[in-house]
RNA sequence: GCGGCGUUAGCUCAGUUGGUAGAGCUCCUGGUUGUGGUCCAGGCGGUCGUGGGUUCAAGUCCCACACGUCGCC
Numbered sequence: 001g002c003g004g005c006g007u008u009a010g011c012u013c014a015g016u017u018g019g020u021a022g023a024g025c026u027c028c029u030g031g032u033u034g035u036g037g038u039c040c041a042g043g044c045g046g047u048c049g050u051g052g053g054u055u056c057a058a059g060u061c062c063c064a065c066a067c068g069u070c071g072c073c
Base pairs, nucleotide, nucleotide: 001072002071003070004069005068006067007066010025011024012023013022019056027043028042029041030040031039049065050064051063052062053061
C1' cells in the first nucleotide's frame, strides 16, 4: 500500500426484505426472607464509531475517515 470482518445500553450480543431499537447480565425500586442470597414483579439506561450522500423514511443502502482484528504484498 491492497483486501475481508467488526464498531448498537455499564458488559456480552441480536436486529433477516429500509418503516418509530431489543434480549441476557449488571444497576435501581417493590414483593418474598430474621438479615443476605435465590426467586417473582416493575423500572432506569442508546447521537446505533465519526462526517457526508440517497430516500417520504437509514442501525440497515452508497462514499470518505477513525479504531480494532485477520490476511496479502

Source information
A computed fold for a 73-nucleotide RNA from a Patescibacteria group bacterium, annotated as transfer RNA. The sequence was found in a public genome assembly. Rfam family: tRNA. It is annotated as a transfer RNA.